The prediction has a mean pLDDT of 86.
SAM riboswitch aptamer (S box leader) from a marine sediment metagenome, 117 nucleotides, folded computationally.
Of the family's consensus pairs, 94% are formed in the model.
RNAcentral holds the sequence, with entries from MGnify.

RNA sequence: CUCAUCCAGAAGGGUGGAGGGAGUAGGCCCUGUGAAACCCUGGCAACCGGCUGGCGCGACUUGUCGCGUAAGACACGGUGCCAAUUCCUGCCUCGCAGCGAUGCGGGGGUAGAUGAG
Numbered sequence: 001c002u003c004a005u006c007c008a009g010a011a012g013g014g015u016g017g018a019g020g021g022a023g024u025a026g027g028c029c030c031u032g033u034g035a036a037a038c039c040c041u042g043g044c045a046a047c048c049g050g051c052u053g054g055c056g057c058g059a060c061u062u063g064u065c066g067c068g069u070a071a072g073a074c075a076c077g078g079u080g081c082c083a084a085u086u087c088c089u090g091c092c093u094c095g096c097a098g099c100g101a102u103g104c105g106g107g108g109g110u111a112g113a114u115g116a117g
Stems, first nucleotide, its partner, number of pairs: 001117006011041005019030003024090004042082003047078003051072002054069007086111001091108007
């Protein structure tokens, strides 16, 4: 940089000792009944690998191998994750309600996270 996904799911212990929820602003929340961080154990989850059988294509030694494809099972391997939708809002746009401030709902965008390349 590109692509996919982001309203589901999953916590105990030890060390530690005051912050944390990415950044910024506002809000809201978690936290001495112990934050961050690190470690151990446990768990969640099918993104990738591997596995199973189906279909298609190709190769050849003709029943095997390779590739592709949709599907299935599985935490075995590589990652990831385990308060709250990515905690909510912020920019653009549409609808509804309201005199208005504003609220509610939909779509898009920006940023971010995770995976694969």